[in-house]
Notes:
This is a predicted structure of a 72-nucleotide RNA (transfer RNA) from a Patescibacteria group bacterium. It matches the Rfam family "tRNA". The family's RNA type in Rfam is transfer RNA. Rfam describes the family as follows. Transfer RNA (tRNA) molecules are approximately 80 nucleotides in length. It was read from a public genome assembly.
RNA sequence: UCCGGAGUAGCUCAGUGGUAGAGCGAGCGCCUGUUAAGCGCUUGGUCGCAGGUUCGAAUCCUGCCUCCGGAG
Numbered sequence: 001u002c003c004g005g006a007g008u009a010g011c012u013c014a015g016u017g018g019u020a021g022a023g024c025g026a027g028c029g030c031c032u033g034u035u036a037a038g039c040g041c042u043u044g045g046u047c048g049c050a051g052g053u054u055c056g057a058a059u060c061c062u063g064c065c066u067c068c069g070g071a072g
Stems, first nucleotide, its partner, number of pairs: 001071007010024004018055001025043006048064005
């Protein structure tokens, strides 16, 4: 320098054009002699950044940034 992959909640990851989700975590409660386990409720986001396309973008296009892998 070139090619490919990844970036979404505190963490691990879904979501591939039409209301942003799950599990774990955290908070509150139920249960229990107590803790743990279990159950219920709540809490959660600039979708890496900036533009473009579109009635509508996490999703499509362009540039940039970070990480991983490959080629030279």